This is a predicted structure of an 84-nucleotide RNA (c-di-GMP-I riboswitch aptamer) from a Gammaproteobacteria bacterium. It was read from a public genome assembly, where an Rfam model found it. It matches the Rfam family "c-di-GMP-I riboswitch aptamer". Rfam describes the family as follows. GEMM was predicted in a large-scale screen for bacterial structured RNA regulatory elements. Lineage of the source: Bacteria > Pseudomonadati > Pseudomonadota > Gammaproteobacteria. The model forms 95% of the base pairs in the Rfam consensus.
RNA sequence: CUGCAUUCUGGGCAAACCCGCUGAAAGGCGGGGACGCAAAGCCACCGGUCUAAAGCGAGGAGCCAUGACAGCGGGGUUGCCAGC
Numbered sequence: 001c002u003g004c005a006u007u008c009u010g011g012g013c014a015a016a017c018c019c020g021c022u023g024a025a026a027g028g029c030g031g032g033g034a035c036g037c038a039a040a041g042c043c044a045c046c047g048g049u050c051u052a053a054a055g056c057g058a059g060g061a062g063c064c065a066u067g068a069c070a071g072c073g074g075g076g077u078u079g080c081c082a083g084c
Base pairs, nucleotide, nucleotide: 012037013036017032018031019030020029021028022027035071041077042076043075045074046073047072048069049068050067055063056062
């Protein structure tokens, strides 16, 4: 330089479901388990979604976040690898 081959290392996280704990609930935590994820690492700032104990309401229908979801999206921030 050309041709062919390979299609990325080390790995990481962990849905549903089951068990235990916790919470009024949504949900969260731990163990098991993998549906998937190049940020499915972290953050509740924005939108959205979920719950409704307390409170309001007539002791009704219901309303309501100060509770929750980062694996709903945006945004912020951090990390690993490849190529140039």